[in-house]
The prediction has a mean pLDDT of 83.
The part of an RNA shown here (large-subunit ribosomal RNA, domain I) has 541 nucleotides and comes from Pedomonas sp. V897.
The RNAcentral record of the full RNA draws on ENA.
Context: one part of a larger RNA
C1' cells in the first nucleotide's frame, strides 16, 4: 500500500409520519370606499424582538346573548395579577379608531411640512357694572376715643358684560367634477351665452375570475411571401353586475307552417368561403335546459321605495353503549363473558377504542345582526307608436360569406322616400304569392366566473413531492429599477431535557450516575442507505 471481516465518524437517502397543499362537488356570498377602502407607515404588553390583536380608551372600552372554571394570544418563559359579584372564550350590536393612502384646505421626495376661517375653551390686556377688603382726608356722633355712621379720594382682589391680543389647546370647514337651486348678467331691447355660490345631492378609489363597449398587434401558418392566417386573440381604455349581454318579431319558413331571447347536443367539418393555397365555417330543421311578457296623457300595467310577516342563517345545547384477566413501559392487542345502535363518518387518548374523550345520528336553541320570500302603503312613468329615418352614391366595417351575381346590418360622407289605399322581408333583379310592421322603451329563469364562506369528497401529494411559501416566505437574498426569488419539518407517551462526581480552561467536548421502554431517542436529537474518512483482526506485498 492492498484484500477480507467487524466496529466507528461523516453524511441525510429510504421508510413511516403530517400542521401544509392540490382538485373536485354542493350550498351561500358575489363587493368595500368621502361615516375615509384596499393596502400600508408608526406606535401599543410589567420585561416586548419577529408573528397576531388593537389605535394615545392601543393584546383593548361598552351593551345583549351563549358558555361555566379556568384565564392574562404565540414563539416562550418570569414577575405581577384576573376570575362563580361569572373571568377568559364565543356569537350579535355599539363606542374608540395617530399618520399616509381616492386622499380631498395648500405643499410634498407617502406616513411630512405649511395654512385661513369659524366656534369653544385657556392666557393676556382694556373698559363698563357689581361685590367684599384696606388705606388717607374731611364732616357728624359721643364726655372722649383708634369705635360707629356719612361723604371724597386712592389701593388690591373676585364676579359678570363688552372689545383688542396671542409661537397656546380642541373641533369643525376650506379639493376638484357632473346635476339641480339661487343670485348675477354680454354683444342685444326681451333674453340667452357666460360669471359667482363655505347652498343642495351625487361621483372619484379598490378588487380573482366573468360581462358589455371603444381601441387593437406581432411572432406564428401559409413548409418563402404580400391577399389570407394567429385574431378581433394578446394588450391598452371605458362601463357594468351578481351576474352580464341579449330579448316579445319591419323574424324564421316555403305555399306546410312555427312562434321573443339565452344555453346546450345534433344538423357538419355539411352548404359555403378561400392567393379556391394555408385555412376559415354556417343557417334551416331537430332534440334539450328554462320559460313572462309588458309599457309609451290611467283605476289598468310597468318601476322604485318599502311599514309589517318571515324559513333560513350567524353562539350554542341534549345526545346511548364494557368490564375481568393475559402481555407490555403504556391496552386500544390477546383470551373471556357483555352491551348500545336513527349513532360501527372522522379525530384523540403510553400499539390497533362503535360502549375512555371530542363528536357522529336525531332532537332543541337567539335579547341582537344578516335575511330567499310575502307585501300594506307612498312616489314616478318618456314630442303621446317612433324622418334627416328607410332607401341610394361614394368609402370602409360586420356577417361563416376575402366584392364576388352579393342579398341582409352598421355608417364618415353626400344625398333622400313613402305614410296602412302604405311600408320591409323572403341572397343580384323583376312579377305573382308568402309572411311580417323599422326608425321608443323594460324585462325573471335557463347561462359565465370564483378575491372569499360553510359542508363533503379524492385509483391528488406527502418535505427535491405537493402553492414559490407546512418553519420569521413572498420572508432573507439579488437587483438604479421594472422585476427576480430561495433553503429551512419529525426527541420522547410525558421534559421526566441529565441532580451530582471526575478529566478539561470557571472552556468545547468527553466519562460516570441518574431520567426513560429506549440516550447507539441528550436538543447537531425517528429510521440512519451509499458516496467520503478511520479503527481493530486475518492475510498479501
Nucleotide at each position: 500500500g492492498g484484500u477480507a471481516u467487524u466496529u466507528g465518524g461523516u453524511g441525510g437517502a429510504u421508510g413511516c409520519c403530517u400542521u401544509g397543499g392540490c382538485a373536485u362537488g354542493c350550498a351561500c356570498a358575489g363587493g368595500c370606499g368621502a361615516u375615509g377602502a384596499a393596502g400600508g407607515a408608526c406606535g401599543u404588553g410589567g420585561c416586548a424582538c419577529g408573528c397576531u390583536g388593537c389605535g394615545a380608551u392601543a393584546a383593548g372600552c361598552u351593551g345583549c346573548g351563549g358558555u361555566g372554571a379556568g384565564g392574562u394570544g404565540u414563539g416562550a418563559g418570569c414577575a405581577a395579577c384576573c376570575u362563580u359579584u361569572g373571568a377568559c372564550c364565543c356569537g350579535c350590536a355599539g363606542a374608540u379608531c395617530u399618520c399616509c393612502g381616492a386622499a380631498u384646505g395648500g405643499g410634498g421626495c407617502a406616513a411630512c411640512c405649511c395654512a385661513u376661517c369659524c366656534u369653544c375653551a385657556c392666557c393676556u390686556u382694556c373698559a363698563a357694572a357689581u361685590c367684599a377688603c384696606u388705606g388717607u382726608c374731611c364732616a357728624g356722633u359721643u364726655g372722649a376715643u383708634u369705635g360707629c355712621u356719612g361723604g371724597a379720594u386712592g389701593g388690591c382682589g373676585g364676579u359678570u358684560u363688552g372689545g383688542g391680543g396671542g409661537u397656546u389647546g380642541a373641533g369643525g370647514a376650506u379639493a376638484u367634477c357632473a346635476c339641480c337651486g339661487a343670485g348675477u348678467g354680454a354683444a342685444u331691447a326681451c333674453a340667452u351665452a357666460g360669471c359667482u355660490c363655505u347652498g343642495g345631492u351625487g361621483a372619484g378609489g379598490c378588487g380573482a375570475a366573468c360581462c358589455c363597449g371603444g381601441g387593437g398587434a406581432a411572432c406564428u401558418g401559409a413548409a418563402a411571401c404580400a391577399u389570407c392566417u394567429c385574431a378581433g386573440u394578446a394588450c391598452c381604455c371605458g362601463g357594468a353586475g351578481g351576474a352580464a349581454a341579449g330579448g316579445a318579431c319591419a323574424u324564421c319558413a316555403a305555399c306546410c307552417g312555427a312562434g321573443a331571447c339565452u344555453c346546450c347536443g345534433c344538423u357538419a367539418g355539411u352548404a359555403g368561403u378561400g392567393g379556391c393555397g394555408a385555412g376559415c365555417g354556417a343557417a334551416c330543421g331537430c332534440g334539450g335546459a328554462c320559460c313572462a311578457g309588458g309599457c309609451c296623457a290611467a283605476u289598468g300595467c310597468c318601476g322604485c321605495u318599502g311599514a309589517g310577516g318571515g324559513a333560513g342563517u350567524u353562539a350554542c345545547c341534549a345526545g346511548a353503549a364494557u368490564u375481568a384477566c393475559c402481555u407490555g413501559g403504556a391496552a386500544a392487542g390477546g383470551u373471556a363473558a357483555g352491551c348500545c345502535g336513527g349513532a360501527g363518518c372522522g379525530g384523540g387518548u403510553g400499539a390497533c377504542a362503535g360502549c375512555c374523550c371530542c363528536g357522529u345520528a336525531u332532537g332543541g336553541g337567539a335579547a341582537g345582526g344578516c335575511g330567499a320570500c310575502c307585501g300594506a302603503a307612498g312616489c314616478g312613468g318618456a314630442u303621446a307608436c317612433g324622418a334627416g329615418u328607410a332607401g341610394g352614391g361614394c368609402g370602409g366595417g360586420a356577417c361563416a360569406c376575402g366584392u364576388g351575381a352579393a342579398a341582409u346590418c352598421c355608417u364618415g360622407u353626400c344625398u333622400g322616400a313613402a305614410c296602412a289605399u302604405g311600408g320591409g322581408g323572403g341572397g343580384a333583379c323583376c312579377a305573382c304569392c308568402c309572411u311580417c310592421c323599422a326608425a321608443g322603451c323594460c324585462u325573471a329563469a335557463g347561462u359565465a366566473c370564483u378575491c372569499g364562506u360553510g359542508c363533503a369528497u379524492g385509483a391528488c401529494c406527502g418535505a427535491u413531492a405537493g402553492u414559490g411559501a407546512a418553519c420569521u416566505a413572498g420572508u432573507a437574498c439579488c437587483g438604479u429599477g421594472a422585476g427576480g426569488g430561495a433553503a429551512a419539518g419529525g426527541u420522547g407517551a410525558a421534559a421526566a431535557g441529565c441532580a451530582c462526581c471526575c478529566c478539561g480552561a470557571u472552556g468545547a467536548g468527553g466519562g460516570g450516575g441518574g431520567u426513560g421502554a429506549a440516550a447507539c431517542a441528550g436538543u447537531c436529537c425517528c429510521u440512519g442507505a451509499a458516496a467520503c474518512c478511520g479503527a481493530a483482526u486475518a492475510c498479501c506485498u